[in-house]
RNA sequence: GGGGGAGUAGUUCAACUGGUAGAACACGGAGCUCUGACCUCCGAGGUUGCUGGUUCGAUUCCAGCCUCCCCUU
Numbered sequence: 001g002g003g004g005g006a007g008u009a010g011u012u013c014a015a016c017u018g019g020u021a022g023a024a025c026a027c028g029g030a031g032c033u034c035u036g037a038c039c040u041c042c043g044a045g046g047u048u049g050c051u052g053g054u055u056c057g058a059u060u061c062c063a064g065c066c067u068c069c070c071c072u073u
Base pairs, nucleotide, nucleotide: 001072002071003070004069005068006067007066010025011024012023013022019056027043028042029041030040031039049065050064051063052062053061
């Protein structure tokens, strides 16, 4: 240099054919307990990597860029 993959909550990952962004763990509160852990219930937490384009509507489609990983010369 060429090709491929990934980027979404603090972390690991979903979101089908474009139609309200979710789960688990972690965190906070309550219950339970002498206290803690476990367990049960509730809650908070997101400019979906960035900038544009298409569309009534974009995590999803298109273009460029950034970061990381793999293959190849």